[in-house]
Context: one part of a larger RNA
């Protein structure tokens, strides 16, 4: 290569978004490139393979016949199928018009509780913290209340295995901007799709850079403790950071460890948004249908453990991936990056 895989033995890019390619409904003309049927040329010589034979006593060996050779070139007919071209369709996509849901997103103002400082009051020896202490704080009045101020961070209850978002992720109210996705209808445009190597965006924490904040928390540090010892788990401090504005980083068990995208293949229970319909004074209920979100579970699948219409079942299409362990995600060299380091990514040896 040709196979086989990728939930959990090796292996789904951290997500979108799109270029290039690959791959693409439904008719009905036409071509005629692919494709399919014929012919003619070529496919040489020699070896080789194959048939049947001829010479060394046989055979290796050699000699001459013949068959046949993927393919390639013209040329000649088919028009399924796939391409190309031309017209049309509507069911795939997309717009509309009418709605409701929602921690989607960005800015801006606003609110309460609660920790901490800070004044004042009241009031006296204690607090505080531990498995038990200390080490700290307190008569220069501490803890505790009571009353006013500042400040900064997060948003109890509602809250649900519930919503929303591509995915990181989003949770106090209020307004402005704004993306997205559903439900009806079935007016429009007519295959416009899917998927995507590079590219381009976006990306938790945590550290970078410049400039603000700093309330509580807390890497480092510093004390008290434990313990042989204790550079930790506990305890009282405590700085970086944690918040915010820009600009970098570009990595996570960034998990569902499960790529995307269309179809099909039994059910049951729930829940979240919509829509129709019996019924009925009305509402709840009932039945149905589209979309999401969970648990069970048939047939299939699986090495099992499980999945099972949100498939790990059946099946097509594209893309990434993986091929014994170690060495190693190292090392060199590119590329990015202020740096920390990221990204492509080996062998030698060794078992």
């Nucleotide at each position: 290569c040709u196979g086989g895989g990728c939930g959990u033995a090796a292996a789904g890019g951290g997500u979108g978004u799109g270029u290039a390619g690959g791959c693409g409904g439904u008719u009905u003309a036409u071509u005629a490139a692919g494709u399919u049927a014929g012919a003619a040329g070529u496919g040489u010589a020699a070896u080789a393979c194959c048939c049947a034979g001829g010479g060394c006593u046989u055979a290796a060996c050699u000699c001459g016949g013949g068959u046949g050779c993927u393919g390639c070139u013209u040329c000649u007919a088919a028009a399924a199928c796939u391409g190309g071209u031309g017209a049309a369709c509507u069911u795939g996509a997309g717009u509309g018009u009418a709605g409701g849901a929602g921690a989607g997103g960005a800015u801006g103002a606003u609110g309460g509780a609660a920790u901490u400082c800070c004044u004042a009051g009241u009031g006296u020896a204690g607090c505080g913290g531990u498995g038990g202490a200390a080490u700290g704080c307190g008569c220069a009045g501490a803890u505790a209340u009571u009353a006013g101020g500042a400040g900064g961070a997060a948003c109890a209850c509602c809250a649900g295995a519930g919503g929303c978002g591509a995915a990181a992720g989003c949770g106090a109210u209020c307004a402005u901007c704004u993306g997205g996705a559903c439900u009806a209808c079935a007016a429009c445009u007519g295959a416009c799709g899917c998927u995507g190597a590079g590219g381009c965006a976006c990306g938790a924490a945590a550290g970078c850079g410049u400039g603000g904040g700093g309330a509580g928390c807390a890497a480092a540090c510093a004390g008290g403790a434990u313990u042989a010892g204790a550079u930790a788990c506990c305890c009282u401090g405590g700085u970086a950071g944690u918040c915010c504005a820009c600009g970098c980083c570009g990595u996570a068990a960034a998990c569902g460890a499960u790529g995307a995208a269309u179809a099909c293949u039994a059910g049951g229970u729930g829940u979240g948004g919509g829509g129709g319909g019996u019924a009925u004074c009305g509402a709840c209920u009932c039945c149905u249908u589209c979309c999401g979100u969970a648990c069970c579970g048939u047939a299939g699948c699986a090495a099992a453990c499980g999945c099972a219409a949100u498939a790990a079942g059946u099946a097509u299409u594209c893309c990434g991936c993986c091929u014994g362990g170690g060495g190693a995600g190292u090392a060199c060299g590119g590329c990015c990056g202020c740096a920390a380091g990221g990204u492509u990514g080996a062998a030698a040896c060794u078992c």

Notes
This is a predicted structure of a 351-nucleotide part of an RNA (small-subunit ribosomal RNA, central domain) from an uncultured bacterium. Its mean pLDDT, the model's own confidence on a scale to 100, is 84. The full RNA is in RNAcentral, with records from ENA, Greengenes and SILVA.